Background
RNAcentral holds the full RNA, with entries from Greengenes. A computed fold for a 349-nucleotide part of an RNA from an uncultured Bacteroidota bacterium, annotated as small-subunit ribosomal RNA, central domain. The prediction has a mean pLDDT of 81.
[in-house]
Context: one part of a larger RNA
């Protein structure tokens, strides 16, 4: 380090934008740097390779000789790739214009059911809870009904094998901003593309800070149970956070455990959201999703299978017997901190 890999055996960065690089559409005119040919010179000696020869053979030696490799200088080809100076393109990519869709984001309003608790009535002995129960609430009137109000805090049905988002993820209703996708139209630019080391953003939950909030839930923590024991499973309180604002943390089974991006490859069926000839409510086809099965194929099987894990192409990341040491020590670097990020070894099996 090659070569081989990466769903599930060790291995896809948590996502996205981008810098350098790296690769890159058609047609075409010069270059001629890569390339590819001749020819010159050098390319010590040994080795290599061939022929003799010498140790009894062989490794070995010795000796003769050819070739070959690469640099250079020099003529030369031009089909590929390049640099330059162009020139034309439209299918790649993007604009426009006209639809069109959806829990996409950010802010604000505004809603009912619900829970708690509050105050006021009715009312009278239990209520709660559980396998049983008991801690616990109640005669200072609980529970249970009924009225008022108050306050978080999620959003029942519709709800889906749905949908949208780069990926975390996003669900009452309604405005204001806002950002995308698909469709069709071929009008307009004319390769302006891909991937991307660092690098910037974003990044569930918990957790941290400040200041707020605080209904319910519940780590800590108390009490009753159970148990041999019960720092638990089951009860009954109950604090942090939960819930906003702003500001950090940078992880997760960040999961499709499946990196983007292109072009190719049998079918069946279903579903979202466009166009759609004839049509007038319903369908044949296509475009772009989301699923289910399946042929070739590919794989250790499992299974995957036009959304590939199947055939090719470019680029990035990663993996290097195995368990355990250890994702831990040191060390840089980030963080208020909790860690985090890179990441060993000895020793042992």
């Nucleotide at each position: 380090u090659u070569g081989g890999g990466u769903u599930u055996a060790a291995a896809g960065g948590g996502u996205g934008c981008g810098u350098a690089g790296g690769c890159g559409g058609u047609u075409u005119u010069g270059u001629a740097a890569g390339u590819c040919a001749g020819u010159g010179u050098u390319u010590a000696a040994a080795g290599u390779c061939a022929g003799c020869a010498g140790c009894u053979u062989a490794a070995c030696u010795g000796u003769u000789g050819u070739a070959g490799u690469g640099g250079c200088a020099u003529u030369g080809a031009u089909a590929c790739u390049g640099g330059c100076a162009g020139a034309a393109c439209u299918u790649g990519a993007g604009u426009a214009a006209a639809g069109u869709u959806g829990a996409g984001g950010u802010u604000g309003g505004c809603g009912g059911a619900a829970u708690u608790u509050a105050u006021g009535g009715u009312g009278u002995a239990g209520c709660g809870g559980u396998g049983a129960a008991a801690u616990g609430c109640a005669u200072a009137g609980a529970u249970a009904c009924c009225a008022u109000a108050a306050a978080g805090a999620a959003c029942a049905c519709c709800g889906a094998u749905u949908g949208c988002g780069a990926a975390g993820g996003c669900a009452g209703c309604u405005a204001a901003c806002u950002a995308a996708g698909c469709u069709u139209u071929a009008a307009c630019u004319g390769a302006c593309g891909c991937u991307g080391a660092g690098g910037c953003a974003c990044g569930a939950a918990a957790g941290c800070g400040u200041g707020g909030g605080g209904a319910u839930c519940a780590a800590a923590c108390a009490g009753g149970a159970u148990u041999a024991g019960a720092u638990a499973c089951c009860c009954u309180g109950g604090u942090a956070g939960u819930c906003c604002a702003c500001g950090c943390c940078g992880u997760a089974a960040a999961c499709g455990a499946u990196g983007a991006u292109u072009a190719c490859u049998c079918g069946a069926u279903g579903u979202u959201g466009g166009c759609g000839a004839u049509a007038u409510u319903a369908c044949a086809g296509u475009c772009a999703g989301c699923g289910u099965c399946u042929u070739a194929g590919c794989g250790a099987a499992a299974g995957c299978g036009u959304u590939a894990a199947g055939u090719a192409a470019u680029c990035c990341a990663c993996c290097u017997g195995g368990g355990g040491g250890a994702g831990u020590a040191c060390g840089a670097c980030c963080g208020c901190a909790a860690g985090g990020u890179u990441g060993a070894a000895a020793c042992u099996c």